[in-house]
Context: one part of a larger RNA
RNA sequence: GGCUUACGGUGGAUGCCUUGGGACCAAGGGCCGAAGAAGGGCGCGGCAAGGCUGCGUUAAGCCUCGAUGAGCCGUCUAGCAGGCAUAGUCGGGGAUACCCGAAUGGGGUAACCCUUACCGGUGUUGAGCCGGUAAACCCGCUCCGGCGGGGGGUAAGUGGGGGAACUGAAACAUCUAAGUACCCCGAGGAAAAGAAAUCAACCGAGAUUCCCUGAGUAGUGGCGAACGAACGGGGAUCAGCCCAAACCGGUGCGACUUAGUGGCGUGAGGGCCUAUGUCGUACCGGCGUUGUAGGGAGCGCCUGGGGUCGCCUCGCCAGACCCGAAGGAGUUACAAAUCUCGUCUCUAGCUGAAGGAACCUGGGAUGGACCGCCAUAGAGGGUGAAAGCCCCGUAGGCGAAAGGGACGAGACUCCUGGCGAAUACCCUGAGUACCACGGGGCACGGGAAACCUUGUGGGAAGCUGGGGGGACCACCCUCCAAGGCUAAAUACCCUUGGUCACCGAUAGCGUACCAGUACCGUGAGGGAAAGGUGAAAAGAACCCCUAGCGGGGAGUGAAAUAGAUCUGAAACCGUAAGCUU
Numbered sequence: 001g002g003c004u005u006a007c008g009g010u011g012g013a014u015g016c017c018u019u020g021g022g023a024c025c026a027a028g029g030g031c032c033g034a035a036g037a038a039g040g041g042c043g044c045g046g047c048a049a050g051g052c053u054g055c056g057u058u059a060a061g062c063c064u065c066g067a068u069g070a071g072c073c074g075u076c077u078a079g080c081a082g083g084c085a086u087a088g089u090c091g092g093g094g095a096u097a098c099c100c101g102a103a104u105g106g107g108g109u110a111a112c113c114c115u116u117a118c119c120g121g122u123g124u125u126g127a128g129c130c131g132g133u134a135a136a137c138c139c140g141c142u143c144c145g146g147c148g149g150g151g152g153g154u155a156a157g158u159g160g161g162g163g164a165a166c167u168g169a170a171a172c173a174u175c176u177a178a179g180u181a182c183c184c185c186g187a188g189g190a191a192a193a194g195a196a197a198u199c200a201a202c203c204g205a206g207a208u209u210c211c212c213u214g215a216g217u218a219g220u221g222g223c224g225a226a227c228g229a230a231c232g233g234g235g236a237u238c239a240g241c242c243c244a245a246a247c248c249g250g251u252g253c254g255a256c257u258u259a260g261u262g263g264c265g266u267g268a269g270g271g272c273c274u275a276u277g278u279c280g281u282a283c284c285g286g287c288g289u290u291g292u293a294g295g296g297a298g299c300g301c302c303u304g305g306g307g308u309c310g311c312c313u314c315g316c317c318a319g320a321c322c323c324g325a326a327g328g329a330g331u332u333a334c335a336a337a338u339c340u341c342g343u344c345u346c347u348a349g350c351u352g353a354a355g356g357a358a359c360c361u362g363g364g365a366u367g368g369a370c371c372g373c374c375a376u377a378g379a380g381g382g383u384g385a386a387a388g389c390c391c392c393g394u395a396g397g398c399g400a401a402a403g404g405g406a407c408g409a410g411a412c413u414c415c416u417g418g419c420g421a422a423u424a425c426c427c428u429g430a431g432u433a434c435c436a437c438g439g440g441g442c443a444c445g446g447g448a449a450a451c452c453u454u455g456u457g458g459g460a461a462g463c464u465g466g467g468g469g470g471a472c473c474a475c476c477c478u479c480c481a482a483g484g485c486u487a488a489a490u491a492c493c494c495u496u497g498g499u500c501a502c503c504g505a506u507a508g509c510g511u512a513c514c515a516g517u518a519c520c521g522u523g524a525g526g527g528a529a530a531g532g533u534g535a536a537a538a539g540a541a542c543c544c545c546u547a548g549c550g551g552g553g554a555g556u557g558a559a560a561u562a563g564a565u566c567u568g569a570a571a572c573c574g575u576a577a578g579c580u581u
Base pairs, nucleotide, nucleotide: 001580002579003578004577005576006575007574008573009572015566016532017531020503021502022500023499024498025497026496027495028494029493030492031153032152039100040099041098042056043055044054046080047079050076051075052074062094063093064092065091066090067089068088071084072083073082105114106113107112115135116134117133118132119131120130121129122128137150138149139148140147141146158186159185160184161183162182168175172222198205199204209236210235211234212233213232219227220226240485241484242483243429247286248285249284250283251282252281253280254279255278256277262273263272264271265316266315267314268313269312270311291463293428294427295426296425299420300419301418302417305323306322307321308320309319310317326416327415328414329413330412338411339410340409341408342407343406344405345404346403347402349398350397351396355371356370359368360367372389373388374378380392381391382390434458435457436456437455438454439453440452441451444470465480466479467478468477469476519526520525542553543552544551545550
């Protein structure tokens, strides 16, 4: 020096554990903000320096209403002092809520500085100081006094405006990745879409959205890589409406004018009209909303409680207005606001059966033995090992003063003539449809390329009208654009409960632990490591060595090679012995 054995050190694998995490299901909830948000800064404790939590000069809290309740004064964190107990804890509502921050009186290097006006207090009645209120910008309305709104935040989802590259094509340019990532704008608890100028195929369907299928089909495609429908069928959920216009009435403005035409609801007679007429324009109200066309005007028929008016008289009139009855409808669209009552439910809770101390083992009984009991409860967790009957619970049952949600009823509000035929007098969304050129979207890359959309140019018909049916034409079928609203089924998140052939500390979220922390970076941003004594601290009084650390006794404990830590593998380092060179 090597090998072997034993005993250690180091190290932190493995085993066991779980406070944390993941996924899914169900129920409930879903925007916050100038009444100052989100997020922060700085403060607040008797002893309180710091962190976390809570709170805001009323500062680990105040008021009130409920539910609990014998203890409480949060935590790392023990102790002292002093209190409360009509406390404390949990839930609903409220008060307070410094400074910054959209930050908004002005400024500013966020959490700071400075000002004006008015009111109140103090004050030598001068100043000053203290407290309160107001003072940003933009938009709309306005009686010009002001009033209302906006601004910012927001994880995911969502609509819109912009919009890559790596990559794939085994290179690469069309293509792909992908309308993805990312940026911007907007809205909401969902958003978007939505009541056919849709499909279909000569049969028919009947708004939208989502799922399954059709189908990796038909197609598209340097026919490469790749992209990729629809019709139809089955489900979830279901809901339909309002304008514009024609016509009527009113108001404002402007223009015209001969009462011959015209007007004053209408017939006759009378009377009147320079606006009470006509035309244009703007606004308001009524009417009206469709495609086997519909509506208006005009015509006719039926039904209809009362009143008033409609130049005068008589008669008529579903002409207008008012009242009433009856019927219907309604708060998510179709008009809109509020209240009351009831039921259910969310936000606290309550009740809830049944075993033994005795024998055995053990530190400890929930184990073994023995004899019982409950069960609409033998889910689960805890308790010194393994508990239906020890504790929390569980099955079942009960519960809200206050706030939220859903449903129902009432108050309340709103609506109410209907029908018919004929005719073709009026209306039915225009720089639109459509065409050309250039693009984009459609599964569809310019293709035989329809359809949707539109930058530029041209530019209709108007119901005997117009669009579509994948070039185009005919026939046929089908629908009615150029205005608008609309719940649910769907997406996502949070809370609560539940489940798991999900993880178990290099796993599972980046974070089981004071983590978006420490640390890195000018910054945008990047981003860790780190769990376990024991049943209970009983955390080792006292003695000895030592400056201390540490150790030896003693003591605790079932165990101390459980002593600051479970177990404690291997590499690696020692000590001792044996063998060997």
Predicted 3D model of a 581-nucleotide part of an RNA (large-subunit ribosomal RNA, domain I) from an uncultured Dehalococcoidia bacterium. Its mean pLDDT, the model's own confidence on a scale to 100, is 80.